């Protein structure tokens, strides 16, 4: 200082108020949230040309969920545009859009209720060996 394999934590947010209705947190109006990693011109620190934080729901890839499979697996799974700056942005800054598993439900659900005290990408430690 590397690296298989091993152990232990952690590892999802969100419907305030009106309206219609016999019944809606489901629908209308309006609020309101945005796992992991990658990548980035932003910011900040330290510092001194570099290290560290930090930063994308709709660029890329990954995970729950569904459908398969005896199991390892496979296979499928949402959304962006415009105008600025600039050698570079679908990341900055500025408008203005859109997206969101299943099953359930007095009526249709990103926000309720479940499955789930469960799973989990990944994140931090931790202990021993080998080079």
């Nucleotide at each position: 200082u590397a690296u298989a394999a091993c152990c232990u934590u952690c590892a999802g947010g969100g419907a305030c108020a009106g309206g219609u209705g016999u019944a809606a947190u489901u629908c209308c109006u309006u609020a309101c949230c945005g796992g992991c990693g990658g990548u980035g011109a932003u910011u900040c620190u330290c510092a001194u040309u570099g290290a560290g934080a930090u930063a994308a729901g709709c660029c890329c890839g990954c995970g729950a969920g569904c459908c398969u499979u005896u199991a390892u697996g496979g296979g499928u799974u949402g959304a962006c545009c415009c105008g600025g700056u600039g050698u570079g942005a679908u990341u900055c800054c500025g408008g203005g859009g859109c997206c969101g598993a299943c099953a359930g439900u007095u009526a249709g659900a990103g926000u309720c209720u479940g499955g789930a005290u469960g799973g989990g990408a990944g994140a931090a430690g931790g202990a021993a060996g080998u080079g």